[in-house]
Molecule: transfer RNA
Organism: Actinomycetota bacterium
RNA sequence: GGGGAACUAGCUCAGUUGGGAGAGCGCCUGCCUUGCACGCAGGAGGUCAGGGGUUCGAAUCCCCUGUUCUCCA
Numbered sequence: 001g002g003g004g005a006a007c008u009a010g011c012u013c014a015g016u017u018g019g020g021a022g023a024g025c026g027c028c029u030g031c032c033u034u035g036c037a038c039g040c041a042g043g044a045g046g047u048c049a050g051g052g053g054u055u056c057g058a059a060u061c062c063c064c065u066g067u068u069c070u071c072c073a
Stems, first nucleotide, its partner, number of pairs: 001072007010025004019056001027043005049065005
């Protein structure tokens, strides 16, 4: 320098006709217990990497940029 992949909650990750933003773990509250853990119930937590475009409507399609991983030279 060129090719490919990834970026969604604190962490690890789902998310296919383009219309609901989610799971597990973690965190908070309550119940349970002598107490802790486990368990049960409820809750908080999001710029879907950033910008632009297409569309009635974009995490999802297109373009540019950034970061990380990887392959070739």